[in-house]
RNA sequence: GGGCUUGUAGUGUAGGGGUUAUCACGCUUCAUUUGCAUUGAAGAGGUCCCGCGUUCAAUUCGCGGCAAGUCCA
Repeated sequence: GGGCUUGUAGUGUAGGGGUUAUCACGCUUCAUUUGCAUUGAAGAGGUCCCGCGUUCAAUUCGCGGCAAGUCCA
RNA backbone atom coordinates (compact mmCIF):
# COMPACT_ATOMS: atom_id res chain seq x y z
P G A 1 -0.56 3.74 3.59
O5' G A 1 -0.79 2.83 2.31
C5' G A 1 -0.68 3.37 0.99
C4' G A 1 -0.68 2.23 0.00
C3' G A 1 -1.93 1.35 0.00
O3' G A 1 -3.02 1.93 -0.73
C1' G A 1 0.00 0.00 0.00
P G A 2 -4.54 1.63 -0.30
O5' G A 2 -4.82 0.13 -0.78
C5' G A 2 -4.85 -0.18 -2.15
C4' G A 2 -4.98 -1.67 -2.38
C3' G A 2 -6.15 -2.35 -1.68
O3' G A 2 -7.38 -2.18 -2.38
C1' G A 2 -4.20 -3.61 -1.31
P G A 3 -8.77 -2.22 -1.60
O5' G A 3 -8.98 -3.77 -1.28
C5' G A 3 -9.16 -4.69 -2.32
C4' G A 3 -9.28 -6.10 -1.79
C3' G A 3 -10.33 -6.33 -0.73
O3' G A 3 -11.64 -6.44 -1.27
C1' G A 3 -8.33 -7.38 -0.08
P C A 4 -12.90 -5.94 -0.47
O5' C A 4 -13.06 -7.01 0.71
C5' C A 4 -13.36 -8.36 0.43
C4' C A 4 -13.21 -9.22 1.67
C3' C A 4 -14.05 -8.80 2.87
O3' C A 4 -15.40 -9.22 2.78
C1' C A 4 -11.85 -9.24 3.57
P U A 5 -16.58 -8.37 3.49
O5' U A 5 -16.36 -8.67 5.03
C5' U A 5 -16.55 -9.96 5.56
C4' U A 5 -16.13 -10.03 7.02
C3' U A 5 -16.81 -9.04 7.95
O3' U A 5 -18.11 -9.43 8.33
C1' U A 5 -14.49 -9.06 8.38
P U A 6 -19.23 -8.32 8.61
O5' U A 6 -18.76 -7.68 9.99
C5' U A 6 -18.76 -8.45 11.18
C4' U A 6 -17.99 -7.75 12.30
C3' U A 6 -18.56 -6.41 12.76
O3' U A 6 -19.65 -6.57 13.65
C1' U A 6 -16.21 -6.25 12.49
P G A 7 -20.76 -5.38 13.73
O5' G A 7 -20.03 -4.26 14.57
C5' G A 7 -19.55 -4.53 15.89
C4' G A 7 -18.79 -3.34 16.46
C3' G A 7 -19.64 -2.12 16.78
O3' G A 7 -19.12 -1.47 17.94
C1' G A 7 -17.96 -1.53 15.24
P U A 8 -19.71 -1.84 19.38
O5' U A 8 -21.27 -1.60 19.22
C5' U A 8 -21.79 -0.29 19.09
C4' U A 8 -23.23 -0.27 19.50
C3' U A 8 -23.53 -0.77 20.91
O3' U A 8 -23.31 0.23 21.87
C1' U A 8 -25.03 -1.78 19.39
P A A 9 -22.42 -0.15 23.13
O5' A A 9 -23.38 0.21 24.35
C5' A A 9 -22.92 0.04 25.66
C4' A A 9 -23.66 0.91 26.64
C3' A A 9 -23.20 0.67 28.09
O3' A A 9 -23.23 1.88 28.81
C1' A A 9 -25.51 0.16 27.87
P G A 10 -21.83 2.73 28.84
O5' G A 10 -20.88 1.88 29.81
C5' G A 10 -19.57 2.35 30.11
C4' G A 10 -18.80 1.27 30.83
C3' G A 10 -18.62 -0.01 30.03
O3' G A 10 -17.48 0.06 29.19
C1' G A 10 -19.47 -0.53 32.18
P U A 11 -17.51 -0.72 27.76
O5' U A 11 -17.44 -2.27 28.14
C5' U A 11 -16.26 -2.82 28.71
C4' U A 11 -16.42 -4.32 28.91
C3' U A 11 -16.94 -5.09 27.71
O3' U A 11 -15.94 -5.38 26.75
C1' U A 11 -18.15 -5.73 29.63
P G A 12 -16.34 -5.47 25.19
O5' G A 12 -17.16 -6.84 25.09
C5' G A 12 -16.52 -8.06 25.38
C4' G A 12 -17.52 -9.20 25.46
C3' G A 12 -18.39 -9.39 24.23
O3' G A 12 -17.72 -10.06 23.18
C1' G A 12 -19.72 -9.50 26.17
P U A 13 -18.32 -9.97 21.65
O5' U A 13 -19.75 -10.67 21.77
C5' U A 13 -20.81 -10.35 20.90
C4' U A 13 -22.13 -10.87 21.45
C3' U A 13 -23.32 -10.64 20.53
O3' U A 13 -23.43 -11.67 19.57
C1' U A 13 -23.86 -9.93 22.73
P A A 14 -23.85 -11.29 18.05
O5' A A 14 -25.45 -11.30 18.14
C5' A A 14 -26.13 -12.50 18.42
C4' A A 14 -27.60 -12.26 18.63
C3' A A 14 -28.36 -11.58 17.50
O3' A A 14 -28.68 -12.49 16.47
C1' A A 14 -29.03 -10.67 19.56
P G A 15 -28.68 -11.99 14.90
O5' G A 15 -29.82 -10.87 14.86
C5' G A 15 -31.19 -11.23 14.97
C4' G A 15 -32.04 -10.01 15.20
C3' G A 15 -32.08 -9.01 14.04
O3' G A 15 -33.10 -9.34 13.13
C1' G A 15 -31.67 -7.87 16.08
P G A 16 -32.88 -9.29 11.47
O5' G A 16 -32.19 -7.83 11.28
C5' G A 16 -32.89 -6.79 10.69
C4' G A 16 -32.29 -6.45 9.31
C3' G A 16 -32.35 -7.62 8.32
O3' G A 16 -32.64 -7.24 6.98
C1' G A 16 -30.12 -6.98 8.70
P G A 17 -32.92 -5.98 6.30
O5' G A 17 -33.89 -5.28 7.36
C5' G A 17 -35.08 -4.64 6.95
C4' G A 17 -35.32 -3.39 7.77
C3' G A 17 -36.77 -3.17 8.12
O3' G A 17 -36.88 -2.57 9.39
C1' G A 17 -35.99 -1.34 6.87
P G A 18 -37.67 -3.37 10.50
O5' G A 18 -38.92 -2.42 10.81
C5' G A 18 -38.68 -1.13 11.43
C4' G A 18 -39.98 -0.44 11.74
C3' G A 18 -41.08 -1.35 12.27
O3' G A 18 -41.85 -0.63 13.21
C1' G A 18 -41.79 -0.30 10.27
P U A 19 -42.57 -1.37 14.40
O5' U A 19 -42.47 -0.35 15.62
C5' U A 19 -41.20 -0.13 16.24
C4' U A 19 -41.13 1.26 16.84
C3' U A 19 -42.47 1.80 17.36
O3' U A 19 -42.23 2.57 18.53
C1' U A 19 -41.64 3.22 15.68
P U A 20 -43.07 2.33 19.84
O5' U A 20 -42.00 2.15 20.98
C5' U A 20 -41.08 3.19 21.28
C4' U A 20 -40.18 2.79 22.42
C3' U A 20 -39.29 1.58 22.12
O3' U A 20 -38.04 1.75 22.82
C1' U A 20 -40.69 1.06 23.93
P A A 21 -36.71 1.78 21.93
O5' A A 21 -36.19 0.30 22.02
C5' A A 21 -36.71 -0.71 21.18
C4' A A 21 -35.71 -1.83 21.04
C3' A A 21 -35.00 -2.24 22.33
O3' A A 21 -35.77 -3.18 23.06
C1' A A 21 -33.41 -1.90 20.59
P U A 22 -35.30 -3.62 24.55
O5' U A 22 -34.71 -5.08 24.35
C5' U A 22 -35.55 -6.09 23.81
C4' U A 22 -34.80 -7.40 23.73
C3' U A 22 -34.07 -7.83 24.99
O3' U A 22 -34.95 -8.44 25.93
C1' U A 22 -32.66 -8.11 23.13
P C A 23 -34.59 -8.37 27.51
O5' C A 23 -33.42 -9.43 27.69
C5' C A 23 -33.67 -10.81 27.47
C4' C A 23 -32.37 -11.58 27.35
C3' C A 23 -31.45 -11.50 28.55
O3' C A 23 -31.86 -12.37 29.62
C1' C A 23 -30.21 -11.19 26.58
P A A 24 -31.48 -11.98 31.15
O5' A A 24 -29.93 -12.33 31.25
C5' A A 24 -29.50 -13.68 31.09
C4' A A 24 -27.99 -13.75 31.05
C3' A A 24 -27.24 -13.05 32.19
O3' A A 24 -27.21 -13.86 33.37
C1' A A 24 -26.26 -12.46 30.15
P C A 25 -27.27 -13.11 34.80
O5' C A 25 -25.82 -12.44 34.95
C5' C A 25 -24.66 -13.25 35.08
C4' C A 25 -23.40 -12.44 34.86
C3' C A 25 -23.18 -11.28 35.82
O3' C A 25 -22.72 -11.68 37.10
C1' C A 25 -22.72 -10.58 33.62
P G A 26 -23.22 -10.87 38.40
O5' G A 26 -22.65 -9.37 38.20
C5' G A 26 -21.26 -9.13 38.28
C4' G A 26 -20.94 -7.73 37.80
C3' G A 26 -21.54 -6.59 38.59
O3' G A 26 -20.81 -6.31 39.79
C1' G A 26 -21.85 -6.17 36.31
P C A 27 -21.60 -5.81 41.09
O5' C A 27 -22.23 -4.40 40.67
C5' C A 27 -21.38 -3.30 40.40
C4' C A 27 -22.20 -2.06 40.12
C3' C A 27 -23.27 -1.71 41.14
O3' C A 27 -22.74 -1.04 42.28
C1' C A 27 -24.20 -1.57 38.99
P U A 28 -23.37 -1.27 43.71
O5' U A 28 -24.77 -0.51 43.67
C5' U A 28 -24.81 0.90 43.50
C4' U A 28 -26.24 1.39 43.45
C3' U A 28 -27.16 0.87 44.56
O3' U A 28 -27.01 1.61 45.77
C1' U A 28 -28.24 0.64 42.49
P U A 29 -27.27 0.86 47.19
O5' U A 29 -28.85 0.68 47.25
C5' U A 29 -29.70 1.83 47.29
C4' U A 29 -31.16 1.42 47.16
C3' U A 29 -31.63 0.35 48.14
O3' U A 29 -31.92 0.87 49.43
C1' U A 29 -32.39 -0.18 45.96
P C A 30 -31.75 -0.09 50.74
O5' C A 30 -32.99 -1.09 50.60
C5' C A 30 -34.32 -0.60 50.66
C4' C A 30 -35.32 -1.69 50.33
C3' C A 30 -35.20 -2.97 51.14
O3' C A 30 -35.79 -2.86 52.44
C1' C A 30 -35.46 -3.51 48.86
P A A 31 -35.22 -3.74 53.65
O5' A A 31 -35.70 -5.21 53.28
C5' A A 31 -37.09 -5.53 53.25
C4' A A 31 -37.32 -6.96 52.78
C3' A A 31 -36.57 -8.03 53.54
O3' A A 31 -37.20 -8.36 54.78
C1' A A 31 -36.40 -8.43 51.23
P U A 32 -36.27 -8.66 56.06
O5' U A 32 -35.61 -10.07 55.72
C5' U A 32 -36.43 -11.22 55.56
C4' U A 32 -35.61 -12.39 54.99
C3' U A 32 -34.35 -12.72 55.77
O3' U A 32 -34.63 -13.52 56.93
C1' U A 32 -33.89 -12.68 53.45
P U A 33 -34.23 -12.97 58.36
O5' U A 33 -32.63 -13.11 58.40
C5' U A 33 -32.04 -14.40 58.33
C4' U A 33 -30.51 -14.28 58.38
C3' U A 33 -29.97 -13.38 59.48
O3' U A 33 -29.92 -14.03 60.74
C1' U A 33 -28.88 -12.90 57.44
P U A 34 -30.40 -13.22 62.05
O5' U A 34 -29.31 -12.10 62.26
C5' U A 34 -29.56 -11.04 63.18
C4' U A 34 -28.29 -10.28 63.44
C3' U A 34 -27.54 -9.88 62.20
O3' U A 34 -28.00 -8.67 61.68
C1' U A 34 -26.05 -10.90 63.76
P G A 35 -28.20 -8.55 60.07
O5' G A 35 -26.69 -8.54 59.51
C5' G A 35 -25.85 -7.42 59.77
C4' G A 35 -24.42 -7.72 59.34
C3' G A 35 -24.25 -8.19 57.90
O3' G A 35 -24.25 -7.10 56.98
C1' G A 35 -23.01 -9.59 59.33
P C A 36 -24.82 -7.35 55.48
O5' C A 36 -23.77 -8.32 54.80
C5' C A 36 -22.51 -7.84 54.40
C4' C A 36 -21.57 -8.95 53.97
C3' C A 36 -21.96 -9.73 52.73
O3' C A 36 -21.69 -9.04 51.52
C1' C A 36 -21.22 -11.23 54.39
P A A 37 -22.68 -9.27 50.25
O5' A A 37 -22.49 -10.84 49.89
C5' A A 37 -21.31 -11.30 49.29
C4' A A 37 -21.27 -12.82 49.23
C3' A A 37 -22.35 -13.47 48.38
O3' A A 37 -22.04 -13.48 47.01
C1' A A 37 -22.25 -14.55 50.46
P U A 38 -23.19 -13.23 45.91
O5' U A 38 -24.16 -14.48 46.10
C5' U A 38 -23.70 -15.79 45.80
C4' U A 38 -24.72 -16.83 46.27
C3' U A 38 -26.10 -16.71 45.66
O3' U A 38 -26.18 -17.29 44.37
C1' U A 38 -26.29 -17.00 47.99
P U A 39 -27.11 -16.55 43.21
O5' U A 39 -28.59 -16.65 43.79
C5' U A 39 -29.22 -17.90 43.96
C4' U A 39 -30.52 -17.76 44.71
C3' U A 39 -31.51 -16.77 44.14
O3' U A 39 -32.24 -17.32 43.04
C1' U A 39 -31.33 -16.41 46.46
P G A 40 -32.70 -16.31 41.83
O5' G A 40 -33.91 -15.49 42.45
C5' G A 40 -35.09 -16.17 42.90
C4' G A 40 -36.00 -15.22 43.64
C3' G A 40 -36.36 -13.92 42.94
O3' G A 40 -37.38 -14.09 41.97
C1' G A 40 -35.76 -13.46 45.17
P A A 41 -37.42 -13.14 40.69
O5' A A 41 -37.92 -11.73 41.25
C5' A A 41 -39.20 -11.63 41.83
C4' A A 41 -39.41 -10.25 42.45
C3' A A 41 -39.14 -9.07 41.53
O3' A A 41 -40.20 -8.81 40.64
C1' A A 41 -38.12 -8.69 43.61
P A A 42 -39.86 -8.14 39.15
O5' A A 42 -39.46 -6.63 39.48
C5' A A 42 -40.44 -5.74 39.99
C4' A A 42 -39.81 -4.48 40.54
C3' A A 42 -39.04 -3.62 39.56
O3' A A 42 -39.87 -2.82 38.73
C1' A A 42 -37.77 -3.86 41.51
P G A 43 -39.35 -2.41 37.23
O5' G A 43 -38.13 -1.43 37.50
C5' G A 43 -38.33 -0.18 38.12
C4' G A 43 -37.02 0.48 38.48
C3' G A 43 -36.13 0.90 37.33
O3' G A 43 -36.57 2.11 36.73
C1' G A 43 -34.82 -0.13 39.01
P A A 44 -36.14 2.43 35.20
O5' A A 44 -34.66 2.99 35.34
C5' A A 44 -34.38 4.15 36.09
C4' A A 44 -32.90 4.32 36.32
C3' A A 44 -32.06 4.43 35.06
O3' A A 44 -32.05 5.74 34.54
C1' A A 44 -31.06 2.88 36.53
P G A 45 -32.04 5.98 32.90
O5' G A 45 -30.64 5.41 32.44
C5' G A 45 -29.42 6.03 32.88
C4' G A 45 -28.24 5.16 32.55
C3' G A 45 -28.11 4.77 31.09
O3' G A 45 -27.50 5.78 30.32
C1' G A 45 -27.85 2.86 32.44
P G A 46 -28.26 6.38 28.94
O5' G A 46 -27.97 5.25 27.85
C5' G A 46 -26.66 4.69 27.73
C4' G A 46 -26.39 4.32 26.30
C3' G A 46 -26.81 5.36 25.24
O3' G A 46 -25.80 5.39 24.22
C1' G A 46 -27.83 3.28 24.78
P U A 47 -24.96 6.83 23.97
O5' U A 47 -25.74 7.58 22.78
C5' U A 47 -27.07 7.95 22.90
C4' U A 47 -27.58 8.68 21.73
C3' U A 47 -27.26 8.10 20.36
O3' U A 47 -28.11 7.03 20.04
C1' U A 47 -26.99 10.47 20.34
P C A 48 -28.02 6.28 18.66
O5' C A 48 -27.10 5.04 19.10
C5' C A 48 -25.78 4.91 18.61
C4' C A 48 -25.44 3.46 18.46
C3' C A 48 -25.03 3.02 17.05
O3' C A 48 -23.94 2.11 17.14
C1' C A 48 -26.81 1.68 17.81
P C A 49 -22.86 2.05 15.89
O5' C A 49 -21.93 3.30 16.12
C5' C A 49 -21.32 3.56 17.39
C4' C A 49 -20.19 4.54 17.23
C3' C A 49 -20.45 5.68 16.28
O3' C A 49 -21.15 6.74 16.89
C1' C A 49 -18.37 4.69 15.77
P C A 50 -22.21 7.59 15.97
O5' C A 50 -21.31 8.52 15.04
C5' C A 50 -20.46 9.49 15.59
C4' C A 50 -19.70 10.21 14.51
C3' C A 50 -20.53 10.73 13.35
O3' C A 50 -21.18 11.94 13.63
C1' C A 50 -18.63 9.62 12.52
P G A 51 -22.63 12.24 12.94
O5' G A 51 -22.27 12.60 11.43
C5' G A 51 -21.49 13.75 11.12
C4' G A 51 -21.07 13.75 9.67
C3' G A 51 -22.19 13.66 8.64
O3' G A 51 -22.85 14.89 8.42
C1' G A 51 -20.44 12.20 8.05
P C A 52 -24.41 14.88 7.94
O5' C A 52 -24.35 14.41 6.43
C5' C A 52 -23.76 15.22 5.43
C4' C A 52 -23.57 14.49 4.13
C3' C A 52 -24.82 13.93 3.48
O3' C A 52 -25.57 14.92 2.78
C1' C A 52 -23.17 12.28 3.46
P G A 53 -27.18 14.75 2.63
O5' G A 53 -27.36 13.42 1.78
C5' G A 53 -27.13 13.44 0.39
C4' G A 53 -27.09 12.05 -0.20
C3' G A 53 -28.42 11.34 -0.38
O3' G A 53 -29.12 11.78 -1.52
C1' G A 53 -26.81 9.85 0.52
P U A 54 -30.72 11.76 -1.55
O5' U A 54 -31.10 10.22 -1.59
C5' U A 54 -30.83 9.43 -2.74
C4' U A 54 -31.30 8.01 -2.54
C3' U A 54 -32.74 7.87 -2.05
O3' U A 54 -33.67 7.98 -3.11
C1' U A 54 -31.31 6.44 -0.81
P U A 55 -34.97 8.91 -2.94
O5' U A 55 -35.85 8.13 -1.87
C5' U A 55 -36.33 6.83 -2.14
C4' U A 55 -36.86 6.18 -0.89
C3' U A 55 -37.88 6.98 -0.11
O3' U A 55 -39.18 6.94 -0.68
C1' U A 55 -36.31 6.01 1.37
P C A 56 -40.08 8.29 -0.79
O5' C A 56 -40.44 8.59 0.71
C5' C A 56 -41.07 9.84 1.05
C4' C A 56 -41.63 9.74 2.47
C3' C A 56 -40.67 9.21 3.51
O3' C A 56 -39.83 10.21 4.02
C1' C A 56 -42.71 8.04 3.68
P A A 57 -38.27 9.90 4.25
O5' A A 57 -38.29 8.85 5.45
C5' A A 57 -38.72 9.25 6.73
C4' A A 57 -38.87 8.07 7.66
C3' A A 57 -37.61 7.24 7.85
O3' A A 57 -36.75 7.79 8.83
C1' A A 57 -39.46 5.83 7.42
P A A 58 -35.20 7.87 8.56
O5' A A 58 -34.72 6.35 8.66
C5' A A 58 -34.97 5.60 9.85
C4' A A 58 -33.83 4.65 10.14
C3' A A 58 -32.49 5.33 10.42
O3' A A 58 -31.76 4.55 11.37
C1' A A 58 -32.28 3.93 8.54
P U A 59 -31.61 5.10 12.84
O5' U A 59 -30.68 4.00 13.53
C5' U A 59 -29.28 4.15 13.53
C4' U A 59 -28.60 2.80 13.60
C3' U A 59 -28.73 1.96 12.34
O3' U A 59 -27.69 2.27 11.42
C1' U A 59 -29.24 0.64 14.26
P U A 60 -28.04 2.26 9.82
O5' U A 60 -28.43 0.75 9.51
C5' U A 60 -27.46 -0.29 9.65
C4' U A 60 -28.11 -1.65 9.42
C3' U A 60 -28.59 -1.90 8.01
O3' U A 60 -28.34 -3.24 7.62
C1' U A 60 -30.40 -2.10 9.51
P C A 61 -27.10 -3.48 6.60
O5' C A 61 -27.54 -2.75 5.25
C5' C A 61 -28.36 -3.42 4.28
C4' C A 61 -28.55 -2.55 3.06
C3' C A 61 -27.32 -1.77 2.60
O3' C A 61 -26.44 -2.58 1.83
C1' C A 61 -29.20 -0.33 2.63
P G A 62 -24.84 -2.26 1.84
O5' G A 62 -24.72 -0.96 0.92
C5' G A 62 -24.99 -1.02 -0.47
C4' G A 62 -24.77 0.31 -1.11
C3' G A 62 -23.43 0.98 -0.81
O3' G A 62 -22.40 0.48 -1.66
C1' G A 62 -25.15 2.55 -0.51
P C A 63 -20.90 0.42 -1.13
O5' C A 63 -20.40 1.93 -1.11
C5' C A 63 -20.29 2.65 -2.30
C4' C A 63 -19.99 4.11 -2.04
C3' C A 63 -18.80 4.39 -1.13
O3' C A 63 -17.55 4.27 -1.79
C1' C A 63 -20.62 5.72 -0.47
P G A 64 -16.26 3.78 -0.99
O5' G A 64 -15.90 5.03 -0.08
C5' G A 64 -15.43 6.23 -0.67
C4' G A 64 -15.40 7.36 0.34
C3' G A 64 -14.54 7.13 1.59
O3' G A 64 -13.15 7.29 1.36
C1' G A 64 -16.62 8.04 2.21
P G A 65 -12.11 6.45 2.22
O5' G A 65 -12.24 7.11 3.67
C5' G A 65 -11.81 8.44 3.88
C4' G A 65 -12.21 8.92 5.27
C3' G A 65 -11.58 8.19 6.44
O3' G A 65 -10.26 8.63 6.69
C1' G A 65 -13.89 8.50 6.85
P C A 66 -9.19 7.57 7.23
O5' C A 66 -9.61 7.32 8.75
C5' C A 66 -9.62 8.39 9.67
C4' C A 66 -10.26 7.97 10.98
C3' C A 66 -9.72 6.69 11.60
O3' C A 66 -8.50 6.91 12.30
C1' C A 66 -12.07 6.64 11.64
P A A 67 -7.42 5.72 12.31
O5' A A 67 -8.07 4.63 13.29
C5' A A 67 -8.30 4.94 14.66
C4' A A 67 -9.09 3.85 15.33
C3' A A 67 -8.53 2.45 15.19
O3' A A 67 -7.47 2.19 16.07
C1' A A 67 -10.86 2.42 14.79
P A A 68 -6.39 1.07 15.65
O5' A A 68 -7.14 -0.33 15.86
C5' A A 68 -7.55 -0.72 17.15
C4' A A 68 -8.38 -1.98 17.11
C3' A A 68 -7.75 -3.16 16.38
O3' A A 68 -6.80 -3.85 17.15
C1' A A 68 -9.99 -2.91 15.68
P G A 69 -5.61 -4.64 16.41
O5' G A 69 -6.29 -5.91 15.74
C5' G A 69 -6.90 -6.88 16.55
C4' G A 69 -7.69 -7.87 15.72
C3' G A 69 -6.92 -8.60 14.64
O3' G A 69 -6.15 -9.70 15.13
C1' G A 69 -8.96 -7.85 13.75
P U A 70 -4.74 -10.06 14.43
O5' U A 70 -5.15 -10.71 13.04
C5' U A 70 -5.89 -11.91 13.00
C4' U A 70 -6.40 -12.19 11.60
C3' U A 70 -5.33 -12.24 10.51
O3' U A 70 -4.64 -13.47 10.46
C1' U A 70 -7.15 -10.93 9.77
P C A 71 -3.14 -13.53 9.92
O5' C A 71 -3.29 -13.44 8.33
C5' C A 71 -3.87 -14.50 7.61
C4' C A 71 -4.14 -14.09 6.18
C3' C A 71 -2.92 -13.64 5.38
O3' C A 71 -2.13 -14.71 4.89
C1' C A 71 -4.72 -12.16 5.01
P C A 72 -0.58 -14.50 4.59
O5' C A 72 -0.55 -13.55 3.31
C5' C A 72 -1.00 -14.01 2.05
C4' C A 72 -1.01 -12.92 1.03
C3' C A 72 0.31 -12.20 0.81
O3' C A 72 1.22 -12.95 -0.01
C1' C A 72 -1.43 -10.62 0.94
P A A 73 2.79 -12.79 0.17
O5' A A 73 3.13 -11.30 -0.33
C5' A A 73 2.98 -10.95 -1.69
C4' A A 73 3.13 -9.46 -1.89
C3' A A 73 4.44 -8.87 -1.39
O3' A A 73 5.49 -9.05 -2.30
C1' A A 73 2.62 -7.53 -0.68
Molecule: transfer RNA
Organism: Thermomyces dupontii